A computed fold for a 107-nucleotide RNA from an uncultured Actinomycetes bacterium, annotated as SAM riboswitch aptamer (S box leader). The coordinates come from a structure-prediction model, not an experiment, and the mean pLDDT is 83.

[in-house]
RNA sequence: GUGUCAUCCAGAGCGACUGAGGGACGGGCCCGUUGAAGUCGCGGCAACCAGUGUGAUCCCCAGGAGAAUUCCUGUCACACCAGGUGCCAAAGCCCGAACGAUGAAAG
Numbered sequence: 001g002u003g004u005c006a007u008c009c010a011g012a013g014c015g016a017c018u019g020a021g022g023g024a025c026g027g028g029c030c031c032g033u034u035g036a037a038g039u040c041g042c043g044g045c046a047a048c049c050a051g052u053g054u055g056a057u058c059c060c061c062a063g064g065a066g067a068a069u070u071c072c073u074g075u076c077a078c079a080c081c082a083g084g085u086g087c088c089a090a091a092g093c094c095c096g097a098a099c100g101a102u103g104a105a106a107g
Base pairs, nucleotide, nucleotide: 002106004104005103006102007101008100013042014041015040016039017038021031022030023029025096026095027094028093043088044087045086048084049083051080052079053078054077055076056075057074062073063072064071065070092099
């Protein structure tokens, strides 16, 4: 970089270095020398994945063990946690576009 699925009106910033841009793109509208973007440090938000627990399902969804109406895995719901990501102006800032971003599994 590619396709698939889910989410995107909630939430969360200080310091150091540096010094003019930034909000993806087009049009708006904003933010910015009272310091943009970036890097580093510390802090925080959230809960996609992982983990833990409880319950449901387990004939009619999937795989497996068994003599069994039993059980394991998966799946679903809820709670906890915060290990892997992500994020911390404005609804993804607004509108537009077969646009973008993040996560998960995959090729």